Molecule: RNase P RNA; transfer RNA
Organism: marine eukaryotic metagenome
RNA sequence: AGCAGACGAGGCGGUUGCUCCUCCUGGCUUGAUAAGGACAGGAGGGGAGGAAAGUCCGAACUCCACAGGGCAGGAUGGUCGCUAACAGCGACUCCGGGCGACCGGAGGAAAGUGCCACAGAGAACAGACCGCCGAAGGGGAAGCAUUGAAGCUUUCCUCAGGCAAGGGUGAAACGGUGAGGUAAGAGCUCACCGCUCUGAUGGUGACAUCAGAGGCAUGGCAAACCCCAUCCGGAGCAAGACCAAACAAGCCCCCGAAGAGGUGGCCCGCCUCAUGGGGGCGGGUAGGUCGCAAAACCUUCUGAGCAAUCAGAAGGUCAGACAAAUAACCGCCCUCGCCCUAAAGGCGAGAACAGAAUUCGGCUUACGUUCUGCU
RNA sequence: GCGAGAUAGCUCAGGCGGUCAGAGCGUCGGAUUCAUAACCCGGAGGUCGAGAGUUCGAGUCUCUCUCUCGC
Repeated sequence: AGCAGACGAGGCGGUUGCUCCUCCUGGCUUGAUAAGGACAGGAGGGGAGGAAAGUCCGAACUCCACAGGGCAGGAUGGUCGCUAACAGCGACUCCGGGCGACCGGAGGAAAGUGCCACAGAGAACAGACCGCCGAAGGGGAAGCAUUGAAGCUUUCCUCAGGCAAGGGUGAAACGGUGAGGUAAGAGCUCACCGCUCUGAUGGUGACAUCAGAGGCAUGGCAAACCCCAUCCGGAGCAAGACCAAACAAGCCCCCGAAGAGGUGGCCCGCCUCAUGGGGGCGGGUAGGUCGCAAAACCUUCUGAGCAAUCAGAAGGUCAGACAAAUAACCGCCCUCGCCCUAAAGGCGAGAACAGAAUUCGGCUUACGUUCUGCU
Repeated sequence: GCGAGAUAGCUCAGGCGGUCAGAGCGUCGGAUUCAUAACCCGGAGGUCGAGAGUUCGAGUCUCUCUCUCGC
């Protein structure tokens, strides 16, 4: 320096408190008893975390929606396995990095569309700036030869043209190295490596090994659209269930000495209305109870498995509040630091991150003078 | 428990990644004016909340964290 794992803070004793549960006692209260409620006291027992955090995933649970299927949208992405499920975990495969322990990555770019700025000649079925060549053809010069011409040799121009090896640009330039070949070159040819295809063998599989064929086609980006495969209904404990004041409004019933109107010639009767009183109803607020602590639980052991994990046995019960408890102090010992030459002694510290709020499984992030192991 | 955002001193733009880091107000300097304001001309001012990743290249795409706001 890089990882992995453990622990998360000292031990014993005492005092005073907080919160929850169980039991006992006391009076009060509901009630005919039984039984229950709150209060007070006593006894016993439990009382934060590895991340309780962030709310990034996945579930349980509850309500709503839903015949079935599709579209849209979202998530995941090597293979096999584990799991209730997952973007998690384990093992393995391939690629890349590192001396190493170890770390990082992963479907499809030969289905289609799109993008690749600047620089550069050329940026996707490309291109020729410098450069190389200029064999055959054309032109110039020199030499040989000749009476001269035709001709032959050398050389130049780099004209028509050929090339893509080298330089240069770029993140990226259309296989790499070497040899042959050529005018110069080029998979043009060959060997090896890489790549593609086919077959065989091994493996559950990703894939590996071997053999053969093909001169190479198929640049990169999908954390661009997209394609393929698999999965996904929505909201969330302020979910939701039950009980249920006070006040107001509504509906129903009853009462009524008296009142008004109608019916009727009049009375009784009947009907309607208003006011008043009493009772009831359902909705549902405040409030209360449940949800809410025995569960994909914890510890130990055994067995299967490389492991994640699974199976079995034994034992255990381990916070449950509602502005929200889990705290404070003392004594002895232990560890560390300082004073002191040292001993003895004295003083100080025993942390950091952080605090449950429906519950689990993960991930991520924060933290330590702590401990262990590997390189 | 759920959702949105962070770009200059302030308020905001930035489409499907590239010379694209901008606008208005403010500020500074100049010009104008007797002077000031307004108008006019010019300039400065940005780790695009932080850190990783994808890509040749990130304000933009992905992940983690911080802060703010709303229900």